Model confidence (mean pLDDT): 84 of 100. A computed fold for a 456-nucleotide part of an RNA from an uncultured bacterium, annotated as small-subunit ribosomal RNA, 3' major domain. It matches the Rfam family "Bacterial small subunit ribosomal RNA".
Context: one part of a larger RNA
RNA sequence: UGACGGGGACCCGCACAAGCGGUGGAUCAUGUUCUUUAAUUCGAUGAUAAACGAAGAACCUUACCAGGACUUGACAUCCUUGGAAACACUACGAAAGUAGAGUGUGCCUUUUGGAACCAAGUGACAGGUGUUGCAUGGCCGUCGUCAGCUCGUGUCGUGAGAUGUUUGGUUAAGUCCAUCAACGAGCGCAACCCUUAUUGUCUGUUGUAUUUUUCAGGCAAGACUGCCCCGGUAACGGGGAGGAAGGGGGGGAUGAUGUCAGGUCAGUAUUACCCUUACGUCCUGGGCUAGAAACGUGAUACAAUGGCCGGUACAAUGCGCAGCGAAGCCGCGAGGUGAAGCAAAUCGCAUCAAAGCCGGUCCCAGUUCGGAUUGGAGGCUGAAACUCGCCUCCAUGAAGUCGGAAUCGCUAGUAAUCGCAGAUCAGCAAGCUGCGGUGAAUACGUUCCCGGGUCU
Numbered sequence: 001u002g003a004c005g006g007g008g009a010c011c012c013g014c015a016c017a018a019g020c021g022g023u024g025g026a027u028c029a030u031g032u033u034c035u036u037u038a039a040u041u042c043g044a045u046g047a048u049a050a051a052c053g054a055a056g057a058a059c060c061u062u063a064c065c066a067g068g069a070c071u072u073g074a075c076a077u078c079c080u081u082g083g084a085a086a087c088a089c090u091a092c093g094a095a096a097g098u099a100g101a102g103u104g105u106g107c108c109u110u111u112u113g114g115a116a117c118c119a120a121g122u123g124a125c126a127g128g129u130g131u132u133g134c135a136u137g138g139c140c141g142u143c144g145u146c147a148g149c150u151c152g153u154g155u156c157g158u159g160a161g162a163u164g165u166u167u168g169g170u171u172a173a174g175u176c177c178a179u180c181a182a183c184g185a186g187c188g189c190a191a192c193c194c195u196u197a198u199u200g201u202c203u204g205u206u207g208u209a210u211u212u213u214u215c216a217g218g219c220a221a222g223a224c225u226g227c228c229c230c231g232g233u234a235a236c237g238g239g240g241a242g243g244a245a246g247g248g249g250g251g252g253a254u255g256a257u258g259u260c261a262g263g264u265c266a267g268u269a270u271u272a273c274c275c276u277u278a279c280g281u282c283c284u285g286g287g288c289u290a291g292a293a294a295c296g297u298g299a300u301a302c303a304a305u306g307g308c309c310g311g312u313a314c315a316a317u318g319c320g321c322a323g324c325g326a327a328g329c330c331g332c333g334a335g336g337u338g339a340a341g342c343a344a345a346u347c348g349c350a351u352c353a354a355a356g357c358c359g360g361u362c363c364c365a366g367u368u369c370g371g372a373u374u375g376g377a378g379g380c381u382g383a384a385a386c387u388c389g390c391c392u393c394c395a396u397g398a399a400g401u402c403g404g405a406a407u408c409g410c411u412a413g414u415a416a417u418c419g420c421a422g423a424u425c426a427g428c429a430a431g432c433u434g435c436g437g438u439g440a441a442u443a444c445g446u447u448c449c450c451g452g453g454u455c456u
Stems, first nucleotide, its partner, number of pairs: 007456007015446002019410005026300008034291002042053002064286007073125001077124002079121005086103002089100004107114002127275002130273002136269001138264003141260001143258001148187006154163003167178003193252004198221007224246001227240005302403001306362007318349003323342002328337003369400001374395007416438007
């Protein structure tokens, strides 16, 4: 000077408290450990790993295993020789490929050759998801959107250093004010950016039946403690008016100096080391999907604020040409057929929703709750659903009656609850990212738990 203390003072945060809903018990989905396996590829492991890399493992992906093959190589540059390229065939083979036999000549040109491509050969080399994240770059997580971290000059101290940055107020804030051997400055804070809430104005197609509207896209206005009252030296705080909005209006992007030798050599780059007829490359099949057991994250429930049946109402974000696919018809249904329209404010996904509302039924039961599991019959995608996809129908009808110790999220259009869309994607979501519908309760307070800040 820091750090730490079951030392002290002050302050803050869904940290506790007050509330609402969960997890921990059940079944299933998914990730991980462990075990098993020829292989179950690799990484991530308290907070800061575990629906994480993976925005999608049937083949491919794929890195793993077994078997079959190749050795200048699947890929790049250079050299030599031959041939344009390319096309189709036969035998063997699981394929990769191996062996063989054909068709066929183009472009530029000074007729030597050249460009591009193919085959053979020679080495230089290629190649490696092999090791090291404790050799690295870059990027990311975390403390933490916490209010801090520093510098110049001056002053003090022999010096390390101190001062400034402390103190008294105030703030979300090292925010601002007052004071002070300090005076200034930088990175952070705030503001500038995007979005949302209000109004005016302009332009409106494909939107609006018409106008006032709605909607879309520009431009502008508006909020600043500006006004009033109270307190205060001030900063500022409390209340009020007007206003769509009030004291940071709501949300986002934005993450200082540093910490964890945090994570990533498997995204890419890269030092060093290692392999080079193999630790490289191609192919077929298998595996990553196993299952005694344990943990994490979710989905569905255990019912009457409910289940089922009938009727009926209201969204927003998005996406679409190797695509979205209407009407009509067939099928109980998944779906099929059909082909109009649409590169989309025009057409379609999509009658665009579901919870909701109005009627009926069930009468507290392992049930008209719950839907696992299994049998049968089908549909779709795709060369191909056996290992190992999704969906439909009929039948079957398991556990489960609200969950021990413990533990998580959330302060308002939030929690809870309801559905919709998108990325990835041939197909496959209970995950993720968005979107709207309905829409609460509670906060006395800071003693305590956890984390953080300032002074001592």